[in-house]
RNA sequence: GACGAAGUAGCCAAGCUGGAAAGGCAGCGGACUGCAACUCCGCGAGCGUGGGUUCGAAUCCCACCUUUGUCU
Numbered sequence: 001g002a003c004g005a006a007g008u009a010g011c012c013a014a015g016c017u018g019g020a021a022a023g024g025c026a027g028c029g030g031a032c033u034g035c036a037a038c039u040c041c042g043c044g045a046g047c048g049u050g051g052g053u054u055c056g057a058a059u060c061c062c063a064c065c066u067u068u069g070u071c072u
Stems, first nucleotide, its partner, number of pairs: 001071007010025003019055001027043005048064005
């Protein structure tokens, strides 16, 4: 330099046929308990950044950033 892949909660990770974000661990609050542990219930993200298209974008388009693979 060329061509790919990935970026979603503190961590892991699904969703990518556009109708608005599952699950697990951790954390916080509550129930239970003599106190804890275990168990159960609840809470918490608007999707790497900036634009565009659309009634509507995590999802489509463009540029950029970061990580990573192959080739040179």
Predicted 3D model of a 72-nucleotide RNA (transfer RNA) from uncultured Butyrivibrio sp. Lineage of the source: Bacteria > Bacillati > Bacillota > Lachnospirales > Butyrivibrio. It was read from a public genome assembly. It matches the Rfam family "tRNA". By type it is a transfer RNA. Model confidence (mean pLDDT): 81 of 100.